RNAcentral holds the full RNA, with entries from SILVA.
This is a predicted structure of a 476-nucleotide part of an RNA (small-subunit ribosomal RNA, 3' major domain) from a biocrust metagenome.
Rfam family: Bacterial small subunit ribosomal RNA.
[in-house]
Context: one part of a larger RNA
RNA sequence: UGACGGGGGCCCGCACAAGCGGUGGAGUAUGUGGUUUAAUUCGAUGCAACGCGAAGAACCUUACCAGGGCUUGACAUGUCCGGAAUCCUGCCGAAAGGUGGGAGUGCCUUCGGGAGCCGGAACACAGGUGGUGCAUGGCUGUCGUCAGCUCGUGUCGUGAGAUGUUGGGUUAAGUCCCGCAACGAGCGCAACCCUCGUUUUUAGUUGCCAGCAUUAAGUUGGGCACUCUAAAGAGACUGCCGAUGAUAAAUCGGAGGAAGGUGGGGAUGACGUCAAGUCUUCAUGCCCCUUACACCCUGGGCUACACACGUACUACAAUGCUGUGGACAAAGGGCUGCAAACCAGCGAUGGCAAGCAAAUCCCGUAAACCACGGCUCAGUUCAGAUCGCAGGCUGCAACUCGCCUGCGUGAAGGUGGAAUCGCUAGUAAUUCCAGAUCAGCAUUGCUGGGGUGAAUUCGUUCCCGGGUCUUGUACA
Numbered sequence: 001u002g003a004c005g006g007g008g009g010c011c012c013g014c015a016c017a018a019g020c021g022g023u024g025g026a027g028u029a030u031g032u033g034g035u036u037u038a039a040u041u042c043g044a045u046g047c048a049a050c051g052c053g054a055a056g057a058a059c060c061u062u063a064c065c066a067g068g069g070c071u072u073g074a075c076a077u078g079u080c081c082g083g084a085a086u087c088c089u090g091c092c093g094a095a096a097g098g099u100g101g102g103a104g105u106g107c108c109u110u111c112g113g114g115a116g117c118c119g120g121a122a123c124a125c126a127g128g129u130g131g132u133g134c135a136u137g138g139c140u141g142u143c144g145u146c147a148g149c150u151c152g153u154g155u156c157g158u159g160a161g162a163u164g165u166u167g168g169g170u171u172a173a174g175u176c177c178c179g180c181a182a183c184g185a186g187c188g189c190a191a192c193c194c195u196c197g198u199u200u201u202u203a204g205u206u207g208c209c210a211g212c213a214u215u216a217a218g219u220u221g222g223g224c225a226c227u228c229u230a231a232a233g234a235g236a237c238u239g240c241c242g243a244u245g246a247u248a249a250a251u252c253g254g255a256g257g258a259a260g261g262u263g264g265g266g267a268u269g270a271c272g273u274c275a276a277g278u279c280u281u282c283a284u285g286c287c288c289c290u291u292a293c294a295c296c297c298u299g300g301g302c303u304a305c306a307c308a309c310g311u312a313c314u315a316c317a318a319u320g321c322u323g324u325g326g327a328c329a330a331a332g333g334g335c336u337g338c339a340a341a342c343c344a345g346c347g348a349u350g351g352c353a354a355g356c357a358a359a360u361c362c363c364g365u366a367a368a369c370c371a372c373g374g375c376u377c378a379g380u381u382c383a384g385a386u387c388g389c390a391g392g393c394u395g396c397a398a399c400u401c402g403c404c405u406g407c408g409u410g411a412a413g414g415u416g417g418a419a420u421c422g423c424u425a426g427u428a429a430u431u432c433c434a435g436a437u438c439a440g441c442a443u444u445g446c447u448g449g450g451g452u453g454a455a456u457u458c459g460u461u462c463c464c465g466g467g468u469c470u471u472g473u474a475c476a
Stems, first nucleotide, its partner, number of pairs: 001476002003473003007470007015460002019423005026314008034305002042053002064300006073125001077124002079121005086103007107114002127289002130287003136283002138278003141274001143272001148187006154163003167178003193266004198234007207224003212221002237260001240254005316416001320375007332363003337356002342351003382413001387408007429452007
């Protein structure tokens, strides 16, 4: 100087408390451990691994296993030889591949040849998701959006170092003020950026409709006031008033205001820590393989199942379930695409097909909600697992191993032990919608979007984590 303390002081955080809803019990989905297996590819492992890499394993993917093949190779550059490229087709084979037959003679040219493509030969070489993340780059997690981490000069100390950065206040903040052997400065904080909330101007189609006409309909004429769209501005600064305070910084209350003291949300992550994670995105040193640890193919596996754990979904019902009717979004996506209307079907879906590269057309009926009817506390008109039958869709192909529909079947489950998680406001809870990936496959994952919409916070004694000053130490 740090680190540590079941030392002390001060302070903060959904850390506790106060509340609301869960997890832990059930079924299922999914990941992991374990076990099994020819293989169940590999990685991730307290917080910070476990719906994680994977924004989508039937083949492919695929790295694993079995079998069949191949050796200048699936891919790149170079040398030589031959052939246009390419197309059709027979046989063997599970395919890869092997072996035949036929068609075809292009482009440029100084007629030597050349470009591109295909085949062959030998060799330089290719190739490796093989090892090492404890050789590395890059990227990422975490402490933590915590308020810290340092430097120059000066001063003090023999020195390591100290001071500044401590102290008195204050703040979300090393934020600001005052004081002070310090005076300044840098990386962080804040602001600058995006978005939401108010408003003005500009613009008025594909958007909108107050008044006029018109229609089944903003459909059309007309209009751009309103809504909205999207560009440029305005607006908030403790600016104003009062109180408190050291007359300071600031705090509390008030006015005005759409918004008030960081207005809400996002992006943004200092010096560093964990030899944290990743050699399987990529790049890369070294080591290793080279008729194989490379490459191609078929089939299988990654989907196994006594069990254990994590994360979710659906429930156990009456604040509910069910039938009929009715209302209100936002944000997205669409040409190998989204598909209206109409027709067929109980339905999944199919047929035909308008429109739309989209403020125009389509996906597209939002659901919870409201009205009326039924159910009356039961393993039920709750719950939906499991299984049977019949169909539909994608795709060479749904047996291992996809999704959907109809009919039937109707399991556990009566609110969950010890323990444990999230959340402070348009939040929790609840309710639907969309998208990426994608041939197909998420009603449960992920990322977004809106709808309805709470309760509670006395307080900091205690648990956890952090900041700061100080103290002890046989630790570095």